[in-house]
Overview
The part of an RNA shown here (small-subunit ribosomal RNA, 5' domain) has 515 nucleotides and comes from an uncultured bacterium. The coordinates come from a structure-prediction model, not an experiment, and the mean pLDDT is 84.
Context: one part of a larger RNA
RNA sequence: GGAUGAACGCUGGCGGCGUGCCUCAAACAUGCAAGUCGAGCGGGACUAUGUUGGACCGUAAGGGAAGAUAUAGCCUAGCGGCGAACGGGUGAGUAACACGUGGGUAACCUACCUGGAAGACAGGGAUAACGAUUCGAAAGGGUCGCUAAUACCUGAUAAUAUCUAACAGUCGGAUGGCAGUUAGAAGAAAGGGGAAACCCGCUUUCAGAUGGGCCCGCGUCCCAUCAGCUAGUUGGUAAGGUAAAGGCUUACCAAGGCGACGACGGGUAGCCGGUCUGAGAGGAUGUACGGCCACACUGGGACUGAGAUACGGCCCAGACUCCUACGGGAGGCAGCAGUUGGGAAUCUUAGGCAAUGGGCGAAAGCCUGACCUAGCGACGCCGCGUGAGGGAAGAAGGCCUUCGGGUCGUAAACCUCUGUCAUGGGGGACGAAGGAAGUGACGGUACCCCAAGAGGAAGCCCCUGCUAACUACGUGCCAGCAGCCGCGGUAAUACGUAGGGGGCGAGCGUUAUCC
Numbered sequence: 001g002g003a004u005g006a007a008c009g010c011u012g013g014c015g016g017c018g019u020g021c022c023u024c025a026a027a028c029a030u031g032c033a034a035g036u037c038g039a040g041c042g043g044g045a046c047u048a049u050g051u052u053g054g055a056c057c058g059u060a061a062g063g064g065a066a067g068a069u070a071u072a073g074c075c076u077a078g079c080g081g082c083g084a085a086c087g088g089g090u091g092a093g094u095a096a097c098a099c100g101u102g103g104g105u106a107a108c109c110u111a112c113c114u115g116g117a118a119g120a121c122a123g124g125g126a127u128a129a130c131g132a133u134u135c136g137a138a139a140g141g142g143u144c145g146c147u148a149a150u151a152c153c154u155g156a157u158a159a160u161a162u163c164u165a166a167c168a169g170u171c172g173g174a175u176g177g178c179a180g181u182u183a184g185a186a187g188a189a190a191g192g193g194g195a196a197a198c199c200c201g202c203u204u205u206c207a208g209a210u211g212g213g214c215c216c217g218c219g220u221c222c223c224a225u226c227a228g229c230u231a232g233u234u235g236g237u238a239a240g241g242u243a244a245a246g247g248c249u250u251a252c253c254a255a256g257g258c259g260a261c262g263a264c265g266g267g268u269a270g271c272c273g274g275u276c277u278g279a280g281a282g283g284a285u286g287u288a289c290g291g292c293c294a295c296a297c298u299g300g301g302a303c304u305g306a307g308a309u310a311c312g313g314c315c316c317a318g319a320c321u322c323c324u325a326c327g328g329g330a331g332g333c334a335g336c337a338g339u340u341g342g343g344a345a346u347c348u349u350a351g352g353c354a355a356u357g358g359g360c361g362a363a364a365g366c367c368u369g370a371c372c373u374a375g376c377g378a379c380g381c382c383g384c385g386u387g388a389g390g391g392a393a394g395a396a397g398g399c400c401u402u403c404g405g406g407u408c409g410u411a412a413a414c415c416u417c418u419g420u421c422a423u424g425g426g427g428g429a430c431g432a433a434g435g436a437a438g439u440g441a442c443g444g445u446a447c448c449c450c451a452a453g454a455g456g457a458a459g460c461c462c463c464u465g466c467u468a469a470c471u472a473c474g475u476g477c478c479a480g481c482a483g484c485c486g487c488g489g490u491a492a493u494a495c496g497u498a499g500g501g502g503g504c505g506a507g508c509g510u511u512a513u514c515c
Stems, first nucleotide, its partner, number of pairs: 001515004006511005013384006019377002021342001026340003030337003035082003040079002043076002046073007056063002089295003099219007108212002113208007121155004130145006162185006169178003191200003221267003228258003233255008270292004274285004297318005320331004348374001350373003356370001357368004387417004397408004421456001423451005431442001459504005465484002470499005480487002
């Protein structure tokens, strides 16, 4: 000198774009953050209309409640499907195939999506909801009975998929891969909407796309005042397990394996694209944005599923908090806001789904604290303003003075103007797209026009040398200053104040850290 997720002191007009718990991975009140589909299913509630019904009122004509039933609309607790494994947060752990980079998979998986091939036949038994009854303070259950499905089950059929046996081609670095013929074995399916056409689904399979799993080469901090480490340890055989290779697991056998090219141990740390600095080499760093990883009160476990060992799922244990009728229950903000605590220090319990994107749905649409916006903070960067021109050998006043004067100083006053920003008024968007219409949180915002008036808008640090900038007074090794050298003990350009000056400017200094 540059830089910062900064903080502190003094000061503070406006706008744009960014950015904002670096500390306690501390504890959390409250609200919201993942739902959706009635075009899978049976019920139920409501509304409308029709049919029926007929209590009751009436002398009669007639009116007419409950109920039953049909159709249509609309809503949805439950069953069922898809989603909830994405998106969002954090950096605790991790020195590791975690990450980066380049490969391998002849050892693998992939819901939804795209393209191709073939198919969907015949049956069955349940169960929630519901009804009845019952236990409990609650959370939540028990028993009996009824019912549906794209829920569940059985049978049939089926190959280029799977397995077994035989034949046999081609390719590869290899275990072997790929393609073919024959025979055999076992295994599928679901319907819904529509007047129909047809559409949406269902089953098996091939291929693609996308996303992942696993393996390997190389790279990746400090300590040798850590020198030896290792028993599933190293290898083999067999079996199990997995989507899949493998001590991944088990039994048996062998005695190996790693290490000064730093094993093992300890400390520290998420890694990278990047970022800061530097002429570069390098050094430092990993906030925001993007990729990967890990975690979700702490520890452990599996279930469901194409996918999790699952932040707003389940089970067990623990700590903590809450409710309780004391028998027993409930909870997990490292989602968005917000609270307490900690700290030098870090924001609103805001608006909207209008856009982009995501989930579900045939669609309309619903949901979305992702996101888009607004709010707060000079926290940072950038831009603009706080007026412009004229105006005295120079007012008043301050300061200095050799008492002559000098200086603040064209500075002010005064004259002539301008109208950025701010203020008031008028107009007023783009962002909104598919043939049309409709649809804007931001927002009456940006922007444009008009009005009035210099009016509402300047400070901070420094002045001994380094280092741009000097005098007076006060003080008297005191009070104080200070980045270093050092100033101050009676004329201090170094302390304090004033005048003057220098620097930067809505900022200026200080502190901390990196180069």